[in-house]
Context: one part of a larger RNA
Molecule: large-subunit ribosomal RNA, domain VI
Organism: Candidatus Nomurabacteria bacterium
RNA sequence: CGAUAGGAAUUUUGAGGAGAGCUGUCUCUAGUACGAGAGGACCGAGAUGGACGAACCGCUGGUGUAUCGAUUGUGGCCACCUGCUGCAUUGUCGAGUAGCUAUGUUCGGAAUGGAUAAGCGCUGAAAGCAUAUUAAGCGCGAAGCCGACUUCAAGAUAAUAAUUCCCUAUGAACUCCCAGAAAGAAGAUCUGGUUGAUAGGCGCAAGGUAGAAGCGUGGCAACACGUGCAGCUGAAGCGUACUAAUAGAGU
Numbered sequence: 001c002g003a004u005a006g007g008a009a010u011u012u013u014g015a016g017g018a019g020a021g022c023u024g025u026c027u028c029u030a031g032u033a034c035g036a037g038a039g040g041a042c043c044g045a046g047a048u049g050g051a052c053g054a055a056c057c058g059c060u061g062g063u064g065u066a067u068c069g070a071u072u073g074u075g076g077c078c079a080c081c082u083g084c085u086g087c088a089u090u091g092u093c094g095a096g097u098a099g100c101u102a103u104g105u106u107c108g109g110a111a112u113g114g115a116u117a118a119g120c121g122c123u124g125a126a127a128g129c130a131u132a133u134u135a136a137g138c139g140c141g142a143a144g145c146c147g148a149c150u151u152c153a154a155g156a157u158a159a160u161a162a163u164u165c166c167c168u169a170u171g172a173a174c175u176c177c178c179a180g181a182a183a184g185a186a187g188a189u190c191u192g193g194u195u196g197a198u199a200g201g202c203g204c205a206a207g208g209u210a211g212a213a214g215c216g217u218g219g220c221a222a223c224a225c226g227u228g229c230a231g232c233u234g235a236a237g238c239g240u241a242c243u244a245a246u247a248g249a250g251u
Base pairs, nucleotide, nucleotide: 001155006166007165008164009163010162011161016152017151018150019149022050023049024048025047026046027045028044034039052108053107054106055105056104060102061101062100063099067095068094069093070092071091072088073087074086075085076084077083112147113146114145119140120139121138122137173251174250175249176248177193178192179191180190181189198244199243200242201240202239203238204237207233208232209231214227215226216225217224218223
């Protein structure tokens, strides 16, 4: 831009496209059928794996340079100590929330229908027999083909269909703008814009770290203990209008 002769929203058919399609071992049937024996099944039923794929983060782990702690060297604040802090790969090291993740967890291939291939048959003449047919007619038959399964899908221009709401211009809907994230290169998408929990802040609890500073007690001291599962705490949860989503413009 088109389509259905206005606009907004929800649902829907499926032409067509894409994906998937794998396989081992063991047990039972059964030491049965078969076979002199040695050996040893078809068919059918079940269990458990490999590789591959999808989703997810409750578990096990990884990462986690704005979380917590320990610590070395050297600076700063300071008259000194203590404390806090800069730089040194995040200085180094020990842990680790959210998110993202696999080696972690869950699930998948199935069952089943149709038409068939090789192959195997039924009926049956030409050719009184025979012959599955290089006759008519009718069947069985594969991990393969077409469905079925998952998914996209009406630009399928042959442009599907159904439902709800709005108004005939003082309306409906949308955009710009603003706060943002379940989204993201930019557009877009999605959640909100005071009739508000959208982000920040604050409060609470969880989770993390591991026992703050100050003070007291003990010790010559290093240090230990008490106050005190303390102090601190990014992303996640619940709550709270304190701050900012004001005001406005356009189609």